RNA sequence: UAGAGUUUGAUCCUGGCUCAGGACAAACGUUGGCGGUGCGUCUUAGACAUGCAAGUCGAGCGUGAAAGCCCGCAAGGGUGAGUAAAGCGGCGAACGGGUGAGUAAUACUUGGGUAACGUUCCUCCGAGAUUGGGAUAACACACCGAAAGGUGUGCUAAUACCAAAUAAGACCACGGGUUCUUCGGAACCUGAGGUCAAAGAUGGCCUCUAUUUAUAAGCUAUCACUUGGAGAUCGGCUCAAGCACCAUUAGCUAGUUGGUGGGGUAAUGGCCCACCAAGGCUACGAUGGUUAGCCGGCCUGAGAGGGUGACCGGCCACACUGGAACUGAGAUACGGUCCAGACUCCUACGGGAGGCAGCAGUUUGGGAUAUUCCACAAUGGGCGCAAGCCUGAUGGAGCGACACCGCGUGAAGGAUGAAGGUCUUCGGAUUGUAAACUUCUUUAGACGCAGAUGAAGAUUUCGGGGUGGAUAAUCCUGAAAUUUGACAGUACGCGUAGAAUAAGCCACGGCUAACUCUGUGCCAGCAGCCGCGGUAAUACAGAGGUGGCAAACGUUGUCCGGAUUUAUUGGGUGUAAAGGGCAUGUAGGUGGUUUUGUAAGUCAAAGGUGAAAUGGCCCGGCUCAACCAGGUCAUUGCCUUUGAAACUGCAGAACUUGAGUACGGAAGAGGAGAGCGGAAUUCCCAGUGUAGCGGUGAAAUGCGUAGAUAUUGGGAGGAACACCGGUGGCGAAAGCGGCUCUCUGGUCCGAAACUGACACUGAGAUGCGAAAGCCAGGGGAGCAAACGGGAUUAGAUACCCCGGUAGUCCUGGCCGUAAACGAUGAGAACUAGGUGUUAGAGGUAUCCACUCCUCUAGUGCCGCAGCUAACGCAUUAAGUUCUCCACCUGGGGACUACGACCGCAAGGUUGAAACUCAAAGAAAUUGACGGGGGCCCGCACAAGCAGUGGAGCAUGUGGUUCAAUUCGACGCAACGCGAAGAACCUUACCUGGGUUUGACAUCCUCUGACCGCCUAUGAAAGUAGGUUUCCUCGCAAGAGGCAGAGAGACAGGUGCUGCAUGGCUGUCGUCAGCUCGUGUCGUGAGAUGUUGGGUUAAGUCCCGCAACGAGCGCAACCCUUAUCUUUAGUUGCCAUCGGGUUAUGCUGGGCACUCUAAAGAGACUGCCGGUGACAAACCGGAGGAAGGCGGGGAUGACGUCAAGUCCUCAUGGCCUUUAUAUCCAGGGCUACACACGUGCUACAAUGGUCGGUACAAAGGGUUGCGAACCCGCGAGGGGGAGCCAAUCCCAAAAAGCCGGCCUCAGUUCAGAUUGGAGUCUGCAACUCGACUCCAUGAAGCUGGAAUUGCUAGUAAUCGCGGAUCAGAACGCCGCGGUGAAUACGUUCCCGGGCCUUGUACACACCGCCCGUCAAGUCACGAAAGCCAGUUGCACCAGAAGCGAUUGCGCUAACCCGCAAGGGGGGCAGAUUGCGAAGGUAUGACUGGUGAUUGGGACUAAGUCGUAACAAGGUAGCCGUAUCGGAAGGUGCGGCUGGAUCACCUCCUUA
Repeated sequence: UAGAGUUUGAUCCUGGCUCAGGACAAACGUUGGCGGUGCGUCUUAGACAUGCAAGUCGAGCGUGAAAGCCCGCAAGGGUGAGUAAAGCGGCGAACGGGUGAGUAAUACUUGGGUAACGUUCCUCCGAGAUUGGGAUAACACACCGAAAGGUGUGCUAAUACCAAAUAAGACCACGGGUUCUUCGGAACCUGAGGUCAAAGAUGGCCUCUAUUUAUAAGCUAUCACUUGGAGAUCGGCUCAAGCACCAUUAGCUAGUUGGUGGGGUAAUGGCCCACCAAGGCUACGAUGGUUAGCCGGCCUGAGAGGGUGACCGGCCACACUGGAACUGAGAUACGGUCCAGACUCCUACGGGAGGCAGCAGUUUGGGAUAUUCCACAAUGGGCGCAAGCCUGAUGGAGCGACACCGCGUGAAGGAUGAAGGUCUUCGGAUUGUAAACUUCUUUAGACGCAGAUGAAGAUUUCGGGGUGGAUAAUCCUGAAAUUUGACAGUACGCGUAGAAUAAGCCACGGCUAACUCUGUGCCAGCAGCCGCGGUAAUACAGAGGUGGCAAACGUUGUCCGGAUUUAUUGGGUGUAAAGGGCAUGUAGGUGGUUUUGUAAGUCAAAGGUGAAAUGGCCCGGCUCAACCAGGUCAUUGCCUUUGAAACUGCAGAACUUGAGUACGGAAGAGGAGAGCGGAAUUCCCAGUGUAGCGGUGAAAUGCGUAGAUAUUGGGAGGAACACCGGUGGCGAAAGCGGCUCUCUGGUCCGAAACUGACACUGAGAUGCGAAAGCCAGGGGAGCAAACGGGAUUAGAUACCCCGGUAGUCCUGGCCGUAAACGAUGAGAACUAGGUGUUAGAGGUAUCCACUCCUCUAGUGCCGCAGCUAACGCAUUAAGUUCUCCACCUGGGGACUACGACCGCAAGGUUGAAACUCAAAGAAAUUGACGGGGGCCCGCACAAGCAGUGGAGCAUGUGGUUCAAUUCGACGCAACGCGAAGAACCUUACCUGGGUUUGACAUCCUCUGACCGCCUAUGAAAGUAGGUUUCCUCGCAAGAGGCAGAGAGACAGGUGCUGCAUGGCUGUCGUCAGCUCGUGUCGUGAGAUGUUGGGUUAAGUCCCGCAACGAGCGCAACCCUUAUCUUUAGUUGCCAUCGGGUUAUGCUGGGCACUCUAAAGAGACUGCCGGUGACAAACCGGAGGAAGGCGGGGAUGACGUCAAGUCCUCAUGGCCUUUAUAUCCAGGGCUACACACGUGCUACAAUGGUCGGUACAAAGGGUUGCGAACCCGCGAGGGGGAGCCAAUCCCAAAAAGCCGGCCUCAGUUCAGAUUGGAGUCUGCAACUCGACUCCAUGAAGCUGGAAUUGCUAGUAAUCGCGGAUCAGAACGCCGCGGUGAAUACGUUCCCGGGCCUUGUACACACCGCCCGUCAAGUCACGAAAGCCAGUUGCACCAGAAGCGAUUGCGCUAACCCGCAAGGGGGGCAGAUUGCGAAGGUAUGACUGGUGAUUGGGACUAAGUCGUAACAAGGUAGCCGUAUCGGAAGGUGCGGCUGGAUCACCUCCUUA
């Protein structure tokens, strides 16, 4: 020390991506009241106009104006003024200020060293300051030049310059001594010798001296000067440690490394030179490349760390670019010099000038960064004795919300919860005490008044003290007076009036605080991640509301955090990314037991340092805070000294257990070479023998009458070694298998003789290393990539078959890779066991052998603790620890590119980036699926029966047509479906004609009727007109009803959305399943229960079991049917009794029977036998009307299909409103080259037809059923009894039975079609009804592929009824009559259930998914070249400057000389060395670009196939070779990360 979102149907893990936090020299957008304190060109070290930023000193020196004013007629003079100004000279200019280009170490940081050094100014202590000399600038004159500037001649001064003296001291060389020593030397003392200094200025005084009366040469004070010592300060040099990335940078180096001797420097040193030697650096990363100023600190973080180096402070570097020196104490000098270069400016074209990375400012660049301000009042600096001058350092102000901090925009009350807005379920809610209103306050702002701290000093005068001879001067000190403020009339204070002048930004799907409406409709848009948007968007846009922050709020960018996601703290590598193919071994790392020493590591104490600022704490100053100040702590580091000695190291001595050697035994496909053997294949020869062989799923190619195959004998040749053979053995791995011999490596056991830690690991390195492949030479039987042929197929570059070449084999040499796997590095130690097996030894026992027990070494399985995400591992660890090595850090791109190394090649090793995605992945779970497995069921198949598919017709659908052919339903589960019935109506469609508050509902106003009737017109609807003129209640007013007219709210919609919905329905499926509570197991999803053994129609029941129970389903309860009983007896029934009829329950009577309809009984595996596990249950039997659910029905679990229906109904939203509403007429839904579904009728003799005759059930009936009787061939008509129905009617049942005819034919089958004539319904029968009669008499002779139903009162067949309905069934729903066949069985097809297995599927196999090709976009590689930059080497040339040499030319100071002149010293010049830019030639590296080309990534539902995931339909994958449009195929070797079945072995349990 906080986490969250995102991979999945869900889970756990791995793992990336993203978010919440903090920070900023920021920028942008919207907004903006005040103040304080900070900060403000991060880009172009681009270029710069203008002004300023370093001067000062007259108390170092010589000169020395002018304007103005005054005097003067003027000339001129005075003053200004010894001022300004320039010059010589001194000090400063090397500080202060800026910037970060360069620099990966000549930098920086920390700590040392300097006995190897310097230091102006300052402080302290000594000593001194003597005597002389010659110039020169300024200036004057002359000259050159456009200018900048320069030349010559002449004059002059100094604290400028020079010579000499002096020398305490310093330095140089020589001598002596003391101490120390790293033996090199150093420090100190001392003797004599040589060399080396100086400058004056100012004030005062006159004691001394001289002139003389005030001065100096004197004295004194101050400042300056010379020399030495010490200090302080600031520097130079040097050492150690620390300090970025790349190894796809591995070798670098000739002044290089060292020495000797010189030179040079303040000083060490190859710093430089000569000579000598051959060294020096490097895997602990040299060299090279890229990037970068470093630090205190700053940001972040729990810390360790990570990032950063603005402001402030320390150091360094730089000053237009490059080079160089001069001066100086100090520079290789930002506002100095010289040279070269680029650029800009001036020019008279000859030549000159310049350097803002100082402060302002301009321009350019950029997303972006300020005033050409005030002042030296303060602090500090330079100069000066001082006053003072200078100071863009600094102090301040200005601009900027850039950051931090503070304040304000009002406070209290105030409900009718105002208005307005928004929402609404229309009731209301919310905005909201918010406002209005009342009372109050006045910070900030406005106005007015007053008004700072910051000032210390300085000057003058007067005192006191020091120095002094001194009352002078000067220094210190005190008092008084005068005087100094940029900021600034600012801060602060007081007063006056008045709520007055002051709030926005972002967000509101989750993460993440905050929700509604409208618009939009995968559009417009949003988005940090996940993701929103395709008509009901809390995710877009607007609005209302809400949340957050607030003078700001958001966005973008960057850094840290979260991220334990580089893991020291603090990760991993069996399967997620990750163990090297294996060994030997170098460096390195690590290392047994005892002891002694040491003190490097380690530990402790003390001291030094770790600048200040910053940070923590305490305390203080600004009203608070930010900010500032004081104290203290921290600064984890480095250094020094002292101590300790356990551990590590180092050195010494010893030991034996690690390791090894020797000895005695043992096993073995360990390796190499040589030889030998038999079986088999093939081939050759010969014999026998004849028509096929071979091959496959089936075939064909192929071989064979030229004699194959088969068989017998003989021969040749090559390769491999059956059985034994085994989770057996050996080897480091790869790998090794007939037998014998030779050579040879390793291992194990035993015992304990020897050595004495000799060990472990192992980066590089070296060796070995399957198969394939390569080179050379052999060999070649079989097999077999490629190839040829035959099949298969849509195709088949495959799988299958017939052939067949490389190759496979041997020798020699390469290659160096595999799923080289235990996907598990090597070594060591420790941590329960059990059971096999191999090798050896020991023990017990025995005569011996076995057996048994123990130990060691290997090799298997099971299993505890422990570990693990889980799976699993488990003494052969994936447990607990140690040592060393290798490797990993999201997926793809990518086992790639480029580069390098290796290879003959193929290729191997090493190994990125751009770009792209938000995942990729591991294990396990639940499902689903499998051309996986097991078990089971179903008219699922099989066994049967009857069909459909062929014909005609009916009906529905598609299609087509049409003005319209309304709409819906589309695999099963749409298609005789919605529709239980379209001529009009229905009706939704079309054409035409009308109406517009409407055909229908509610409300309001007015009128009073309305209705009806009539006329005109019209197809009707309607329109126009006429006639007529209210009703009920109430006294009345009025109310109600109805109708008409009118206005608007509204009506209306079979318009859209079944993917917004309710309800209802279909389907899997009447399948046996679907779940829950508690418990248990598992981190969890989940599991268990519900699995297992039996059994059942059934999750039905029994048994067992970490489960025990329960719910919805199953079953039962319900209805019906089969038997019986009881009750009841009309409309039903009639056995017995009576009456009656031709006859009939017709009648009296009865309720026995049938029947009706109510209540019960009955059936439960209850009983018996057998099987079974002593169960459940099953099989058989008895009894029974019925037997194992008796038959049938109703009843449909959790759920699935966005299944169906907005056109039954209801309903959200949308749309329409003189039309998508409504009325009417006609038409259409009935069309017709065609296709399909469902049916009917048939094809005939088990039939047709004619005649006769028998037996039902269930229904319906008053807008009805309609009898008898009459008419009609018939449909039907007339008629009207009876019946509101167990009473009457529909109503005839038909098949059947009896008899006649037909005699196998398109018929006496079949009945379509058509003509004619009719009937019925109905306003209406043309489009478009049904039926009847006569006539007509089509196709069709049992139906291809395919396919449907049915297991018993069923199929088949026969008729009857009903709903709808005016009429209109071959459909639908019911009813009964007659009444079969077959089921061995579960291999197969289909569907389903349970268990199990695999899975890359979860929208769930109608899944997923691979590659080529085509199109578009993007980034990258290669590429003839082209361009640019950086850099190496060689050479040319060589500026300034410095060094060397020379210096015949020139030359004031000193010396010699009378002089001339000479000397010494110096200068110009010349030569030469080094030397920048530049040039030539040739390399290297980096970047850009490049016709074309290569693969990659991403894209809409493109094309071709189907490779992978299931046994993925040929198991897959790895390496290699070869072939092919493509995935890919095949060969060889390997792996299991292969399903399924069987066997062997081992294990567990019994």
Molecule: small-subunit ribosomal RNA
Organism: uncultured bacterium